[in-house]
RNA sequence: AUUGAACUUAGCCAAACCCAUCGUGAGGUGGGGACGGAAAGCCACGGGUCCACAGGCGGGAUAGCCGGGUUGCCAAAU
Numbered sequence: 001a002u003u004g005a006a007c008u009u010a011g012c013c014a015a016a017c018c019c020a021u022c023g024u025g026a027g028g029u030g031g032g033g034a035c036g037g038a039a040a041g042c043c044a045c046g047g048g049u050c051c052a053c054a055g056g057c058g059g060g061a062u063a064g065c066c067g068g069g070u071u072g073c074c075a076a077a078u
Base pairs, nucleotide, nucleotide: 001078002077003075004074012037013036017032018031019030020029021028022027035064041070042069043068045067046066047065048062049061050060051059
């Protein structure tokens, strides 16, 4: 550097669901819990999806939908 997440690597994150709490809502946060993840760390920049409003403009959510930007742990392998 590439590649990968192991038969037994050191560690990390944590879907659904349940409880508490915040929010009109999508959803957020904390605890339990593991379906998964190699950036499932961070950033709403582009696309997608979702939410409230009768609807438009506009606003909001999602980084565990994809792309992009940025930083980074480990080494069974090459």